This is a predicted structure of a 740-nucleotide part of an RNA (large-subunit ribosomal RNA, domain II) from a soil metagenome.
[in-house]
Context: one part of a larger RNA
RNA sequence: GCCGGGGAGUUCAUUUCUGUGGUGAGGCUAAAGGCUGAUCAAAGCCUGGAGUCGAAGGGAAACCAACUUUGUCCGUAACGUAGAUUGCGAUGAAACGUGAGGGACGGGGUCUGAAAGGGCCCGUAAUCACAGGACUGACACUAGAAACCGAGUGAUCUAGCCCUGAGUAAGGUGAAGCCGGACGAAAGUUCGGUGGAGGCCUGAAGGGGUGUUGACGUGCAACUCACUCCCAUAACUUGGGGCUAGGGGCAAAAGACCAAUCUAACUCGGUGAUCGCUAGUUCCCGCCGAAAUAUCUCUUAGGAUAGCCCGGCCGGAGGCUGCUGGUGGGGUAGAGUACUGAUUGGGGAACAAGGAUUCGAAAGGAUCCACUCUCCAUUCAAACUUCGAAUCCAUUAGCGCCGUAGAAGGCCGGAGACGGGCGUGGGGGGUAAGCUCCUACGUCGCGAGGGGAACAACCCAGGCUUGGGUUAAGGCCCCUAAAUCCUGGCUAAGUGUAGAAAUGGAAAGCCGUCCUCAACCGGAGACAGCUGGAAGGUAGGCUUAGAAGCAGCCAUCCUCCAAGCAGUGCGUAACAGCUGACCGGCCGAGGUUGGGGGCGCCGAAAAUAUACGGGACUAAGCCAGGUGCCGAUACCCAGGGAUACGAUCCUUGAAAGGUCGUAUCGGUAGGCGGGCGCGGCGUUCGGGUGGAAGCUGGGCUGUGAAGUCCAGUGGACCGUUCGCUGUUGCAGAUCCCGGC
Numbered sequence: 001g002c003c004g005g006g007g008a009g010u011u012c013a014u015u016u017c018u019g020u021g022g023u024g025a026g027g028c029u030a031a032a033g034g035c036u037g038a039u040c041a042a043a044g045c046c047u048g049g050a051g052u053c054g055a056a057g058g059g060a061a062a063c064c065a066a067c068u069u070u071g072u073c074c075g076u077a078a079c080g081u082a083g084a085u086u087g088c089g090a091u092g093a094a095a096c097g098u099g100a101g102g103g104a105c106g107g108g109g110u111c112u113g114a115a116a117g118g119g120c121c122c123g124u125a126a127u128c129a130c131a132g133g134a135c136u137g138a139c140a141c142u143a144g145a146a147a148c149c150g151a152g153u154g155a156u157c158u159a160g161c162c163c164u165g166a167g168u169a170a171g172g173u174g175a176a177g178c179c180g181g182a183c184g185a186a187a188g189u190u191c192g193g194u195g196g197a198g199g200c201c202u203g204a205a206g207g208g209g210u211g212u213u214g215a216c217g218u219g220c221a222a223c224u225c226a227c228u229c230c231c232a233u234a235a236c237u238u239g240g241g242g243c244u245a246g247g248g249g250c251a252a253a254a255g256a257c258c259a260a261u262c263u264a265a266c267u268c269g270g271u272g273a274u275c276g277c278u279a280g281u282u283c284c285c286g287c288c289g290a291a292a293u294a295u296c297u298c299u300u301a302g303g304a305u306a307g308c309c310c311g312g313c314c315g316g317a318g319g320c321u322g323c324u325g326g327u328g329g330g331g332u333a334g335a336g337u338a339c340u341g342a343u344u345g346g347g348g349a350a351c352a353a354g355g356a357u358u359c360g361a362a363a364g365g366a367u368c369c370a371c372u373c374u375c376c377a378u379u380c381a382a383a384c385u386u387c388g389a390a391u392c393c394a395u396u397a398g399c400g401c402c403g404u405a406g407a408a409g410g411c412c413g414g415a416g417a418c419g420g421g422c423g424u425g426g427g428g429g430g431u432a433a434g435c436u437c438c439u440a441c442g443u444c445g446c447g448a449g450g451g452g453a454a455c456a457a458c459c460c461a462g463g464c465u466u467g468g469g470u471u472a473a474g475g476c477c478c479c480u481a482a483a484u485c486c487u488g489g490c491u492a493a494g495u496g497u498a499g500a501a502a503u504g505g506a507a508a509g510c511c512g513u514c515c516u517c518a519a520c521c522g523g524a525g526a527c528a529g530c531u532g533g534a535a536g537g538u539a540g541g542c543u544u545a546g547a548a549g550c551a552g553c554c555a556u557c558c559u560c561c562a563a564g565c566a567g568u569g570c571g572u573a574a575c576a577g578c579u580g581a582c583c584g585g586c587c588g589a590g591g592u593u594g595g596g597g598g599c600g601c602c603g604a605a606a607a608u609a610u611a612c613g614g615g616a617c618u619a620a621g622c623c624a625g626g627u628g629c630c631g632a633u634a635c636c637c638a639g640g641g642a643u644a645c646g647a648u649c650c651u652u653g654a655a656a657g658g659u660c661g662u663a664u665c666g667g668u669a670g671g672c673g674g675g676c677g678c679g680g681c682g683u684u685c686g687g688g689u690g691g692a693a694g695c696u697g698g699g700c701u702g703u704g705a706a707g708u709c710c711a712g713u714g715g716a717c718c719g720u721u722c723g724c725u726g727u728u729g730c731a732g733a734u735c736c737c738g739g740c
Stems, first nucleotide, its partner, number of pairs: 001740006011138003015134009026053003032047004057064002067106001071105004078098004107122006141280004148270006159244009168234001170202003173198001177194007206231003211227002214225002246262001248258002283675006293306005308416001309414006318402003322399008334387001335385002340381003344377006354369006420444010449460003464640007474630003477615003483627001485626006496617002509601002512599010529586005535559003540554003565580001569578002641665009676729001678726005685719003694713008
């Protein structure tokens, strides 16, 4: 892992609600006892009124004490009268009356209060049993802690201590002391020997465990192996015996060790500890269907109340999310600068105090700046507004929609949920974020289908079932259903092949190309090209070695002309030379410049190999227009099913059923309803050696849980109807046991 078996909302009690039944201003017996009883038992019947709930409330209490047959009214169901409608029959509309239940007013009891007013209550429904839903208490749906406490067991491991034993090859070093020599007056010094000290040295046994971060790492081994390394006469190693015990021991102290267990051992018990946390929680179908919000919470992994969901009951006529109009409300977007605040330039006035400059010996003065006021123009505002939309809200009228097939509203019972996410619009925070906090709507959550290559949320669209048709979004060259469709433009970059999207492409730039606007030039000949001229005074003056158009400074005139600069650039040491401006000729029709728009180009860098879904495409790209077609569970048609409600038939009636109608049938948490299957008991009817249960294979039926039939196997029990009852349904829980 698979298979088989086991495996999780139970039971009792209090309270509460619903349903069914009995009795009813009353209801019920409890314990206990008795009778009957098929053997025990169960069941049934009787006695037992002890007690309990209810029939009156208000008040802390003292205490006081309610509509007696309802004072007035509305009105539902229903009933009565009535009789519209209709060919007849049948049905029974309007209207009127009575009017259970229901509602309104009035009245009453009590408490408070001086009173007024206010609170609670009053015109009668309970109680018992059974079944079901729920809360609470109990182990309380099942499983799961780390822990806490009690009583005991442990020092054969290990820590320390006590008693008694054992062990330590060999070598080195050479302390004190002693002996002798030398020197010395002596104290003594010195040399040689002897001697053999030491938590001394090297190194076996023995003890340890440094490094290789080696081997091994399902090992030889729950700590080992190899090499290397440390101590090795001592605070040394070690045998045997003994002592210290769990908030305690022992510790040259690491929270180390106390039997592979230690920041409090182990065993059993309290114990099914507790857990707001985690995992699991077993058959089917039908109807409805959420919330991820507010408030409080030692609260934010939980809970309570409200909102949102479900079921039931009451109620009895209006209701409303839509559209249009009227009447009110608003101060946002925008706009504006009239207020408040900010802001740039300029003008004017006033200048007390301030600063700078200046006149003066000083007193004092003048000018400017700043400040203040004011005017003109400029720019702004969430906490500015002289203004002011679209939307929105309230109310009202009309239309529309829903509603007597029962809406609105109310009451009771049962929940879940209180981690939300994304998109679009509007905002707060943040450099930003697949960020965070609000807000309105949509969507996912809880939503399938079609499109988007793939893709919870985007676009289309809300799946009962079967078949046929038509469309939506999006598409129509091939993959791939449908146009190689039509018309007019643009692009040459494979730009691009929908938008958004880093699946991206900014500033800056382009004599790429198309469209458009304006100005100017142009047959008195433009623009471009070719060709000729481009002179004289003069080498202007100055400067300078030189300065002649062309190093530099100053000036920049006159003449002849069609035109020609006291010179645009190259050039020379300086000249020279070339060229340009300017003018003529040739040529012969548009040209030059600036602005705007379209599509392009460049700008353009990422890590294995490209990056429209692919192929590929010059349209099968982009812009604009048109005609068709394809394409969903959408829409339409037909058959079938289910649910709710209504009509009708049948029926004593109800339920069920038949026919018809209206509406509906996605769904997590969750609520409600109806069923299937299993074990046992009662009951009814049955089957079985002419073959039961079980098992294997197959057929059929049912929306399904499932049922039934046939054949084989098997060899003795099994089913049906109607009820009751429950240790009643498994794929999961690192579930338990067994097998493989």
Annotation: The prediction has a mean pLDDT of 83.